[in-house]
This record gives sequence, structure tokens and C1' cells, in this order.
RNA sequence: GCUUUUGUGGCCAAGUGGUUAAGGCGCCCGCUUAGUAAGCGGGAGAUCGCGAGUUCAAUUCUCGCCAAAAGCA
Repeated sequence: GCUUUUGUGGCCAAGUGGUUAAGGCGCCCGCUUAGUAAGCGGGAGAUCGCGAGUUCAAUUCUCGCCAAAAGCA
């Protein structure tokens, strides 16, 4: 330099055109306990890497840029 893949809460991660963007860990509150841990219940936290386009409608499709990974040279 070229090709491919990936980018979604603090971390991991599902969703791949349509109504409130799942879940786990962590965090906060409560129950339980003599107390801690474990367990149980509840809660907060993401407009989906950035920008543009297509569409009635974009996390999803297209293009550019940025970052990461893999492959080729």
C1' cells in the first nucleotide's frame, strides 16, 4: 500500500429497515444476616465510532473518514 472483518452503557454482548435498543458482569437502593459474602427484588446508565446519502422511516442499506484485528505484498 491492497483486501476482509469489527466498532452498541464502565466492561462483555444480542438485535441487521418499523412501536419502549435484550441479556450478563459491575454500580446504586431495599429484603435477608449479629455482621460480611452469597441469594432475592427493584433502579440508574447507550439516541448504536464520526460525517454524509438513500428511504415515509436507519443501530440495520450505501459512501467517506477515524480506530482496532486478520490476511496478502